[in-house]
Molecule: transfer RNA
Organism: Goniochloridales sp. WTwin 8/9 T-7m6.8
RNA sequence: GAGGGAGUAACUCAGUGGUUAGAGUGUUGGCCUGUCACGCCAAAAGUCGCGGGUUCGAACCCCGUCUUCCUCG
Numbered sequence: 001g002a003g004g005g006a007g008u009a010a011c012u013c014a015g016u017g018g019u020u021a022g023a024g025u026g027u028u029g030g031c032c033u034g035u036c037a038c039g040c041c042a043a044a045a046g047u048c049g050c051g052g053g054u055u056c057g058a059a060c061c062c063c064g065u066c067u068u069c070c071u072c073g
Base pairs, nucleotide, nucleotide: 001072002071003070004069005068006067007066010025011024012023013022018056027043028042029041030040031039049065050064051063052062053061
């Protein structure tokens, strides 16, 4: 330099155009318990890497760009 994969909650990930962006773990609060843990209930936490474009509508499609990994030279 060329090609390809990944980037979504604190962490691991799902979601491949349609109305509200989700799960598990973790965190916080409550219940329970003599206390802790376990268990149950609830809550908070997101510019979907960034900037544009297409569309009535974009996490998803297109372009550029950043980070990271793999392959080729």